A computed fold for a 72-nucleotide RNA from a Candidatus Nanoarchaeia archaeon, annotated as transfer RNA.
Rfam family: tRNA. It is annotated as a transfer RNA. About the family: Transfer RNA (tRNA) molecules are approximately 80 nucleotides in length.
Lineage of the source: Archaea > Nanobdellati > Nanobdellota > Candidatus Nanoarchaeia.
The prediction has a mean pLDDT of 84.

[in-house]
RNA sequence: GCCUCCGUAGCGCAGUGGUAGCGCGACUGCCUCGUAAGCAGUAGGUCGCGGGUUCAACUCCCGUCGGAGGCU
Numbered sequence: 001g002c003c004u005c006c007g008u009a010g011c012g013c014a015g016u017g018g019u020a021g022c023g024c025g026a027c028u029g030c031c032u033c034g035u036a037a038g039c040a041g042u043a044g045g046u047c048g049c050g051g052g053u054u055c056a057a058c059u060c061c062c063g064u065c066g067g068a069g070g071c072u
Base pairs, nucleotide, nucleotide: 001071002070003069004068005067006066007065010024011023012022013021018055026042027041028040029039030038048064049063050062051061052060
């Protein structure tokens, strides 16, 4: 230098055009003499960034940044 994959909640990940979700974690409540466990609920997101296509983009296209792997 070229090619491929990845970037989504604090962490690990799903979602491949039509309201952004799951697990763990955090917080609150219930339960308990108390803690843990269990049960119920709540909060937390510019979907890496910028632009384009579209009625509509996490999703498709272009550029760019970061990470992993491969080729030279």